[in-house]
RNA sequence: UCGCGUGCUCUGGGGUCGGUGUAACUCCGAACCGGCGGUGACUGAUCGAUGCUCCUGCAUCGCGUCAGAAGUCCGCGACCCGGUCACCGCCAGUGACCGGUUGACCAGGUGAAGCUCCUGGACCGACGGUUAAAGUCCGGAUGAGAAGCGCACGCAG
Numbered sequence: 001u002c003g004c005g006u007g008c009u010c011u012g013g014g015g016u017c018g019g020u021g022u023a024a025c026u027c028c029g030a031a032c033c034g035g036c037g038g039u040g041a042c043u044g045a046u047c048g049a050u051g052c053u054c055c056u057g058c059a060u061c062g063c064g065u066c067a068g069a070a071g072u073c074c075g076c077g078a079c080c081c082g083g084u085c086a087c088c089g090c091c092a093g094u095g096a097c098c099g100g101u102u103g104a105c106c107a108g109g110u111g112a113a114g115c116u117c118c119u120g121g122a123c124c125g126a127c128g129g130u131u132a133a134a135g136u137c138c139g140g141a142u143g144a145g146a147a148g149c150g151c152a153c154g155c156a157g
Stems, first nucleotide, its partner, number of pairs: 003155006010148001016030004031136002033125002035076004042068005047062006071123002080100008105121005127139003
């Protein structure tokens, strides 16, 4: 330094104004928000080379190095559904393991190249509850938990 394993820690943001109405943070008009990892022609810093400048900078280049960078691309997750086993007389329930499901983007511009840049316009958001339909309120949840970042320890080369 790379790989594997174990343990621990961490791990989500947002409803304001107006309208209608008996009643709406749920409808309508306008608002507001964007988890984790990957990718990345962007951005910043830095290193080197070359050129210009004239002694300090600027420009270009480099599969350079480091950091950041996608709600709609690739993957992961809570929620939800099912199965098996255990507890159980049965149901229900709880736990472990396994499996399934799980949203949404186009147009134009630049360019050698754009699902990621720029401009514009769209679109999406578990379950239960509610005087009235919820991404934003309340609840399960001061919960659980994966992918994963970090830390510690161990194993192998």
Annotation:
This is a predicted structure of a 157-nucleotide RNA (FMN riboswitch aptamer (RFN element)) from a metagenome. The model forms 100% of the base pairs in the Rfam consensus.